[in-house]
Molecule: Bacterial RNase P class A
Organism: Actinomycetota bacterium
RNA sequence: AGAGCAGGCCGGGCGACCGCGGCAUCGGCAAGAAGGGUGUCGAGGAAAGUCGGGACUCCACAGGGCAGCGCGGUGGGUAACGCCCACCCGGAGCGAUCCGGGGAAAGCGCAACAGAAAGCAAACCGCCGAUCGCAAGAUCGGUAAGGGUGAAACGGUGAGGUAAGAGCUCACCAGCGCGGCGGGUGACCGUCGCGGCUAGGCAAGCCCCGCGCGGAGCAAGGCCAAGCAGGGAGCGAGCUGCCCGCUCGAUGCUCCCGGGUAGGCUGCACGAGGUCGCCGGCAACGGCGAUCCCAGAGGGAUGGUCGCCCAUCCGCUUCGGCGGUGGACAGGAUCCCGCUUACAGGCCCGCUCUUCAU
Numbered sequence: 001a002g003a004g005c006a007g008g009c010c011g012g013g014c015g016a017c018c019g020c021g022g023c024a025u026c027g028g029c030a031a032g033a034a035g036g037g038u039g040u041c042g043a044g045g046a047a048a049g050u051c052g053g054g055a056c057u058c059c060a061c062a063g064g065g066c067a068g069c070g071c072g073g074u075g076g077g078u079a080a081c082g083c084c085c086a087c088c089c090g091g092a093g094c095g096a097u098c099c100g101g102g103g104a105a106a107g108c109g110c111a112a113c114a115g116a117a118a119g120c121a122a123a124c125c126g127c128c129g130a131u132c133g134c135a136a137g138a139u140c141g142g143u144a145a146g147g148g149u150g151a152a153a154c155g156g157u158g159a160g161g162u163a164a165g166a167g168c169u170c171a172c173c174a175g176c177g178c179g180g181c182g183g184g185u186g187a188c189c190g191u192c193g194c195g196g197c198u199a200g201g202c203a204a205g206c207c208c209c210g211c212g213c214g215g216a217g218c219a220a221g222g223c224c225a226a227g228c229a230g231g232g233a234g235c236g237a238g239c240u241g242c243c244c245g246c247u248c249g250a251u252g253c254u255c256c257c258g259g260g261u262a263g264g265c266u267g268c269a270c271g272a273g274g275u276c277g278c279c280g281g282c283a284a285c286g287g288c289g290a291u292c293c294c295a296g297a298g299g300g301a302u303g304g305u306c307g308c309c310c311a312u313c314c315g316c317u318u319c320g321g322c323g324g325u326g327g328a329c330a331g332g333a334u335c336c337c338g339c340u341u342a343c344a345g346g347c348c349c350g351c352u353c354u355u356c357a358u
Base pairs, nucleotide, nucleotide: 001354002353003352004351005350007348008347009346010345012309013308014307015306016305017304018303020042021041022040023039024038025037026036044329048340049339051338052337053336054335055334056217057216058215059214068213069212070211071210072209073087074086075085076084077083088101089100090099091098092097102208103207107206108205109202110201124147125146126143127142128141129140130139131138132137155173156172157171158170159169160168174198176195177194178193179192180191181190182189183188221266222265223264224263230257231256232255233254234253235252236248237247238246239245273292274291275290276289277288278287279286280285310327313324314323315322316321
């Protein structure tokens, strides 16, 4: 210098004017409301998709089992997770690095086309033997070494062996299982011995093993409570001055009651909280200390204009600049931790390979 790999961060800034929502306060008024003044706060890294996990709330629930769903190397982190960190094994890459992850020698099942044959293997061509035949060849048998088909055809090389062959036998290698020793918390790794020689793929088909899972969701839920309907008590006039009683008016009025509709309040903003520092840890993360208060709606606010500046893009260029353009994706609604997806442009750190110079 060129080509890459991985991670973190920002995602317009400042000022002026006008405006919007919440809260506090002042002022005003008999008291309050509206309007007004002042102060303060007012979207994001994804607020999004609503995918995973939780907090919170109500309902259900003695205990056990079956079914169903989800997850899946090991160890750790966390409130929890399908998330994160570290490590292990396999695969890809020269490399930085990336991708994948229980079990197919428990059992059942499946595999298009091609091919003779697709799973206790198999004989189409070829090779070998026997019989028949003058011959070409035919029939029967042996053979997985060679050819051909396929995504996939039951280890590799060499020697022995044989009619021809074959782990049929042997040596070495690869792989698998069992056992011992050593290392590691563990996944696993190293090494030694023995074994039969060989065991194919799919578990996102059923299944087996291990772990986890009750349902609904802030329109959850809680409190207050008009009107109407319901239940209870009382109220008027007359006989009769008073009490009881009777009659009338009357489906009227007043009060009380509990449930609860409209409606209102709450849940609802101090929290697994932010920032900084120190300590422990490879890390994810944890502990301690200091400091800060940071949206809460009507499912409705968070905006606009101008000036200067920083980027972007376009054009011109005497390569110094000049002119124009004008800011990506997108916006809360109970909250939190993740994942995924969208995104103009910019900044920072680490690492790899190639070439050149010293």